Predicted 3D model of a 74-nucleotide RNA (transfer RNA) from Methanothermococcus okinawensis IH1. A source record names the gene tRNA-Ala-GGC-1-1.

RNA sequence: GGGCUGGUAGAUCAGACUGGGAGAUCGCCGCAUUGGCUAUGCGGAGGCCGCGGGUUCAAAUCCCGCCCAGUCCA
Numbered sequence: 001g002g003g004c005u006g007g008u009a010g011a012u013c014a015g016a017c018u019g020g021g022a023g024a025u026c027g028c029c030g031c032a033u034u035g036g037c038u039a040u041g042c043g044g045a046g047g048c049c050g051c052g053g054g055u056u057c058a059a060a061u062c063c064c065g066c067c068c069a070g071u072c073c074a
Base pairs, nucleotide, nucleotide: 001073002072003071004070005069006068007067010026011025012024013023020057028044029043030042031041032040050066051065052064053063054062
């Protein structure tokens, strides 16, 4: 320098192929339950979806460029 994969909640990831409600589990907070703790059940907070631009009525998703990480080739 080039190819490929990945970047989404505090953590691990799904969602992308086929554009339209941003989600799951764990963790955190509250309530119920208990003599108390754990467990269980219910509810809640928490995301400008790596950055910028483009296409579109509408972009996490499609297109272009860039950054970071991993891997392979040179």

Its mean pLDDT, the model's own confidence on a scale to 100, is 82. Its Rfam family is "tRNA". Rfam classes the family as a transfer RNA.